This is a predicted structure of a 1380-nucleotide RNA (small-subunit ribosomal RNA) from an uncultured prokaryote.

[in-house]
RNA sequence: GAUUGAACGCUGGCGGUAUGCUUAACACAUGCAAGUCGAACGGUAACAGCAGAGCUUGCUCUGGCUGACGAGUGGCGGACGGGUGAGUAAUGCGUAGGAAUCUGCCUAGUAGUGGGGGACAACUUGGGGAAACUCAAGCUAAUACCGCAUACGCCCUACGGGGGAAAGCGGGGGAUCUUCGGACCUCGCGCUAUUAGAUGAGCCUGUGCGAGAUUAGCUAGUUGGUGAGGUAAUGGCUCACCAAGGCUACGAUCUCUAGCUGGUCUGAGAGGACGAUCAGCCACACUGGGACUGAGACACGGCCCAGACUCCUACGGGAGGCAGCAGUGGGGAAUAUUGCAGAAUGGGGGAAACCCUGAUGCAGCCAUGCCGCGUGUGUGAAGAAGGCCUUAGGGUUGUAAAGCACUUUCAAUUGGGAGGAAAACAGGCAGGUUAAUAUCCUGUCUCUUGACAUUACCUUUAGAAGAAGCACCGGCUAACUCCGUGCCAGCAGCCGCGGUAAUACGGAGGGUGCAAGCGUUAAUCGGAAUUACUGGGCGUAAAGCGUUCGUAGGCGGUUAUUUAAGUUAGAUGUGAAAGCCCCGGGCUUAACCUGGGAACUGCAUUUAAAACUGGGUAACUAGAGUUUAGGAGAGGGAAGUGGAAUUUCAGGUGUAGCAGUGAAAUGCGUAGAGAUCUGAAGGAACACCAGUGGGCGAAGGCGGGCUUACUGGGACCAAUACUGACGCUGAGGUACGAAAGCGUGGGGAGCAAACAGGAUUAGAUACCCUGGUAGUCCACGCCGUAAACGAUGAGGACUAGCUGUUGGGAGGUAUAAGCUUUCAGUAGCGAAGCUAACGCGUUAAGUUCUCCGCCUGGGGAGUACGACCGCAAGGUUGAAACUCAAAGGAAUUGACGGGGGCCCGCACAAGCGGUGGAGCAUGUGGUUUAAUUCGAUGCAACGCGAAGAACCUUACCAUCCCUUGACAUCCUGAGAAUUUCUCGUAAUGAGGAAGUGCCUUCGGGAACUCAGUGACAGGUGCUGCACGGCUGUCGUCAGCUCGUGUCGUGAGAUGUUGGGUUAAGUCCCGCAACGAGCGCAACCCCUAUCUUUAGUUGCCAGCACGUAAUGGUGGGAACUCUAGAGAGACUGCCGGUGAUAAGCCGGAGGAAGGUGGGGACGACGUCAAGUCAUCAUGGCCCUUACGGGAUGGGCUACACACGUGCUACAAUGGCCGGUACAGAGGGAAGCGAAACCGCGAGGUGAAGCGAAUCUCAGAAAGCCGGUCGUAGUUCGGAUUGCAGUCUGCAACUCGACUGCAUGAAGCCGGAAUCGCUAGUAAUCGCGAAUCAGAACGUCGCGGUGAAUACGUUCCCGGGCCUUGUACACACCGCCCGUCA
Repeated sequence: GAUUGAACGCUGGCGGUAUGCUUAACACAUGCAAGUCGAACGGUAACAGCAGAGCUUGCUCUGGCUGACGAGUGGCGGACGGGUGAGUAAUGCGUAGGAAUCUGCCUAGUAGUGGGGGACAACUUGGGGAAACUCAAGCUAAUACCGCAUACGCCCUACGGGGGAAAGCGGGGGAUCUUCGGACCUCGCGCUAUUAGAUGAGCCUGUGCGAGAUUAGCUAGUUGGUGAGGUAAUGGCUCACCAAGGCUACGAUCUCUAGCUGGUCUGAGAGGACGAUCAGCCACACUGGGACUGAGACACGGCCCAGACUCCUACGGGAGGCAGCAGUGGGGAAUAUUGCAGAAUGGGGGAAACCCUGAUGCAGCCAUGCCGCGUGUGUGAAGAAGGCCUUAGGGUUGUAAAGCACUUUCAAUUGGGAGGAAAACAGGCAGGUUAAUAUCCUGUCUCUUGACAUUACCUUUAGAAGAAGCACCGGCUAACUCCGUGCCAGCAGCCGCGGUAAUACGGAGGGUGCAAGCGUUAAUCGGAAUUACUGGGCGUAAAGCGUUCGUAGGCGGUUAUUUAAGUUAGAUGUGAAAGCCCCGGGCUUAACCUGGGAACUGCAUUUAAAACUGGGUAACUAGAGUUUAGGAGAGGGAAGUGGAAUUUCAGGUGUAGCAGUGAAAUGCGUAGAGAUCUGAAGGAACACCAGUGGGCGAAGGCGGGCUUACUGGGACCAAUACUGACGCUGAGGUACGAAAGCGUGGGGAGCAAACAGGAUUAGAUACCCUGGUAGUCCACGCCGUAAACGAUGAGGACUAGCUGUUGGGAGGUAUAAGCUUUCAGUAGCGAAGCUAACGCGUUAAGUUCUCCGCCUGGGGAGUACGACCGCAAGGUUGAAACUCAAAGGAAUUGACGGGGGCCCGCACAAGCGGUGGAGCAUGUGGUUUAAUUCGAUGCAACGCGAAGAACCUUACCAUCCCUUGACAUCCUGAGAAUUUCUCGUAAUGAGGAAGUGCCUUCGGGAACUCAGUGACAGGUGCUGCACGGCUGUCGUCAGCUCGUGUCGUGAGAUGUUGGGUUAAGUCCCGCAACGAGCGCAACCCCUAUCUUUAGUUGCCAGCACGUAAUGGUGGGAACUCUAGAGAGACUGCCGGUGAUAAGCCGGAGGAAGGUGGGGACGACGUCAAGUCAUCAUGGCCCUUACGGGAUGGGCUACACACGUGCUACAAUGGCCGGUACAGAGGGAAGCGAAACCGCGAGGUGAAGCGAAUCUCAGAAAGCCGGUCGUAGUUCGGAUUGCAGUCUGCAACUCGACUGCAUGAAGCCGGAAUCGCUAGUAAUCGCGAAUCAGAACGUCGCGGUGAAUACGUUCCCGGGCCUUGUACACACCGCCCGUCA
C1' cells in the first nucleotide's frame, strides 16, 4: 500500500446491490420445513350437495347417489431439495485414463398383456394398559400376494438341453352379441420381457494435494497363488489350503494439524496466505454399532440395539433428537424476523384440476462491504460582528456569513402508473389419429392468474427549506500558532516527546486528509533478494564436518551406429458452470445483471524429428591406472646402542654458610651442607648442526646421537609398453585423530595441577619463592574433543608478470662456479578481476563446471527433555517459554592509554626567598542572629565584585508612615517658584513668617508646585540552563580551516604528512597537490644610542655681576633635560657547519646581535565556565506591596576551619647622632611654604601655585660615629589602662593617629606547598586612585642588587607523528560480579 463474513469508539440523509454465529458438531420451549394419488382398492369418520323417511317446519334419521375424503390396503416420492464441516493426510479431493457393473422415472425399438387361486389390514366383537400401544377371534377388495400357460429376444449350459413374466384403470362408440353387468372395437394411461440410449451411481489405475526423524523400522489376512463363498461388479471382500512374502531413507509406521476443489486476497511475476457467500465432490445428522425396505440408503425430520442427556408416568413402563426455516438460553469482541407468498423459477404426487414445498421469490433488521446521489447555486468588501493571533500597524477565520437573485435532485406531499404473465384449465375454430363428427395431440383466438406493492417510473404542491462528520497537523507524512501543565498529568506505529517559553501532553483558533463515513484493534499478502526456483550466502559479519577411505545417490572424455525414455513440433480429446480478462448489451450512471470470445500456462492419446541427455552395440586414447629406471625426505612401526646434563647414593678433601628474591622469608646446613674429586644407580630428553619462511604426512602430527632390517607407505622425475573411462564427489557408514582425562600393570630423574609453608596485599584461596602428589614415560584398552586455523570442503579447466627457495630432468658452455629452460612443491610482491572494507590475486577470496556440508537477529543455549555412544568425565543430535532493539563486521575522525618516538614550558632538576608554626590585618566556610543583604566555589572562588559599610552607601532586620506613588508621559483644576521658624527620633503632618517673578495678540502660555482621575510608574523579585554585551580559562599554546584538484562506495583523506630547521604550520627541500584565509611574526606604545629642530618654568661650559650660600642676575644654546622629526639592527659582513638550502655556531664592528628588553595585541573552539546585583533584555511573578519614605540596628557577631598578607623571632641586627643620592605622580570645597606654639598627633598662620615656576616632600636602605653582647633581651610588638589630636550632624555599637604606661605569643616553623632565570629574585622607601575621615590591600615609581640551570630519567601541563581501543557525555569513559 492493498484486503476482510470483521469487531470497537465517535458520528449518521437517501437509494441500488451483495453479505450477515468465523466462538459451543453446546443444549433446545413453540410453530412450520414431505407429501400426494378415489383415473389402483375395500370403503364413508368429518364437510357440502342431492334424493327419501319421520315429522314438534327446522331438527332428526336413511341412502356413498354426487362433490369430496379422516383412518386403512396399494403405488410413487420421503436416497432430491435444505443444513453443517465433527471426522478424514487417504475407503477423500483435483486431473487423466480403465473394465468386471447396476440404473426407478425418461427416450427409441421389438414382443406380449391369456387363465386361475388363497390371504391380510381397514371394519366388527372381546380383552390388557395411566399412556404409548397391543393381544385374540371373525368378515372383505385390489395395479397387494402366489402358482399355471405362453417365450421373438433374455438367462444358464457339460451345447444334449434347461429356466423364467405380466394388471389393470379411464374416456368414447357405429355395426354384431349379451345373463344388460358387459363382451367387442378404439384411444389414452399403466403392466411384463428384452435391446439400445440418456441420466445417475459403484469399482480400479497413474499422478498431484500438510508438518514432525527428539517417530526407523512396519505388517500374519499380512503379500501372492489355487479353490470355494459373497457382491450389481473386480478383488483377502470372506474362508480353506499352499508359499513367505509385501511396504520403507524417493520417508514406511507413528504423532500432530486439516474437509478437498473451481476459486478468493495479495504480488510485476514466480510465489505466499486462505477455502465465508456462489458452484462441483466428499463426510456427518445427539454419541457408537447394525441391518431392513428399495432402482438407489446402511437413510437429518425411517427402524432396531447400547450409551449420555431431557421430558411424561398411575413407577409397571413410555417419548425425544433444529449441523432444515424462524426463534430461545449459553458461549463470545461479534452476526438478523418465532414475517408474506406459491405470482415467478424449480421439485414431489396426480390424466388433470389441484395439493404440498421455511427449496425459492419477496419483505423486515444492521453503514457490514461495494456503487451512486444529496446536504444547495450565483452574486455579495463596510473585507461587518464575534473568535484567534499580533511586532498594536495589522493579520486570519473570509465571499465565508448576513443581504440580494435563483434552482428543487433526494426526503415530504398530490395524482397517475409500467414490467416481472409465459401459461395451465375452460370455451370457439383448423389440422392429425380413428370405422368415428368421441376422446387425445398440435396450432390459433378468447378468458383467467401478482406475495412483493402505498413497486419502479412519471407528475402536483411548498420552501434553502429536513440532511456533516471523523481522524490528523515533530520526522517518516499533507497540514502551525496561542494558552494551560511542568519527567506531573499524559502521548507513542518506529525514532521519541513532557524536568516553566512543548508546532509531540490537554484545550482553543487555524489548517490538512478522507467523507456518510472516519479512526482504532485484529488478521493476510506486499515492500522482505529477510528461506533467494525466478533471486542470497559461508577468510574476518551467522555459516566449511578435525581428517581420510568409501556405500547408495548425483555428475561424467572421444568416434560411429541404433533406440526414442527425457526433449522439441503438429493434431485430437479433455481442462463443468460461475469467476478473472477482452468486445458488446440491459437497468438515467455505476456497483450489479447478461451475450459472445479469449484464457484455463495442465493431463492423456497420437503423428513426426533425432541435435543434446539417457539406454543398447562396436571402437578410441587426451582422463584414470599398470610396467622399467632414478634420486630426495624429522613418513610409520620394531629392536639394539651412545654421550653430555640433572638428581640420588657411597667414599675422599674441606668449613660456614647455601639457596632464593624487587627486597625477604619458609627451606637445606656444625648430626658437616654448598663447593670439589672419584665411583655407582636410575629415569627422561636428545645441545651445536637448525627455529632454517627447508622436508615428509590426509589431518592430528613428525627433530635428527648412531646402527640394523621391515614397510603389502605415499608422492616426484625420465623414457617405453600395456589396460581402455576403469573417473569425480560422497548422505548414512568406516578408520585415524593434539593435550587433558579414565581403566589394568609397570616405571618414576627432572618438571609439576591439587596440597602445605613463606612472602606481597586492605584482603591474595593469585602473580613471586621453598617444597610436593596425581600426571608427564612404557604396554594394552577407552575417550573423540581443541583458536583440530589458512578461522578459507574436495576435484577439474581457464585467466599478466617479477623475485627467492626445496627436489628431479633437459640444453649450451671440455669440468667447476654460473646461465637458460621444464615439471612438482613452498614463500614474498603484484596486473586484470573480486571484496562492505580489510584484503585475495595461477597455492584465488578471479572466471566457471560437478558433488557434499553448513547459515538465516542478539540473549536464553550448544542449555532442557528424549534418543544413541561412553567405566566415568562427558560427547553427538538438539528445542521452547521468556526477554531485548539491537548484537555484529570492516574502516573513519577524535579522545584516552600506569603504549612508543620527537619536542617545549620555573614542569622537574640546580639555586634564592617564602607559605604551612606565632601575633595581628583581611577574605571565605561554618555557627550564631530579628538581620548578620546578595553574588563568586578545583586550577580559572576566598586583600574576589568592594578604587575604601560610623549615617549615607544598603540591596538585610525591627518599628513608624505613603499609595498614580521618590522618578517618566498624558488629562482636569488650583497656585509663581522658592526661602525660613516651631512641635515631632525623623518621614509625614499641623501651625507661622517672607516672597508675588518671565512672555503675551490680554484669551492665555512656558517652567515649577499642589490636588484629583486612570492609563501607568516602580521592583538589587526569579530564571546567566531563554539571551545581548563584557570577562575568565586552556594559552601568546601553534595551531584552526577553506577553494579547486586528486584518492576513497562512503565517513573521510590529501594539502597540514616526510627530511632538516625555528620561539613559531618560522623557513627550506621533497611530495597529487596547487593556492588562500584566521592565527605566528611585523606594523603601534614605552625603554636603551646618536643626529637635528626648539630653549621656558628646565640647564649653566665659557664671559660678566652679585650673595654667607644658591642659575640669584645679565647673558649663553655648548651639556643635562624636555618633546617633535629622523638615523640605527637586516644574520647585513667574515669564518666554519649544513645539502651549494633554510638555518645554526663563532667572530668583527656597534649604544644595542640574532624576537635587544617590556607592553598592548588572545585563531577555530572548549568549560550550558562567570555575571539578570554595572548595563540592556524575553518570559514569569508583586501592585495600599516583593513598590516608596524615615529612624535605629545589621553587613564589624565568634567554640572553630581554610586562603591571602603584614610584623617578627634578631647582631648581615636594634637603638641614638651625623650625612648622601631618586623616579613617577597629585593639587582649587585643593596642595598648602616660611614663621610661631605643642614631646607628638597636630594647631595658629597665611606667602605661593590651576603648577618643568608654588606645594605635598624629610626619600629609605646606604655611608660615618656611638651603644647593646645572645638574653624572651635595648629582640618582638600584640593586648590593656590613662591622656589626647583630626575628620565628620554624629567616632557607643564601629574610625585613623599621638603621648605615657603595659610588654602577650614568638628563638626560623610537621606532613605538605608557592614564587622567581637578570636589572630578575630578594630588600628599601616614595607616590596615586577610591576618599569628609578611614590600607598591612590594589595600582604605579625608582634605590641597592644576587645565586643557579649538569641535564630532560621522573612529577605536572602542552604540541606533532604513530599504535591499541568494546570509549564518543569521549578514562571523572565503559563495564563485570556479589549484596541490598
The prediction has a mean pLDDT of 84.
It matches the Rfam family "Bacterial small subunit ribosomal RNA".
The sequence is in RNAcentral, with records from ENA.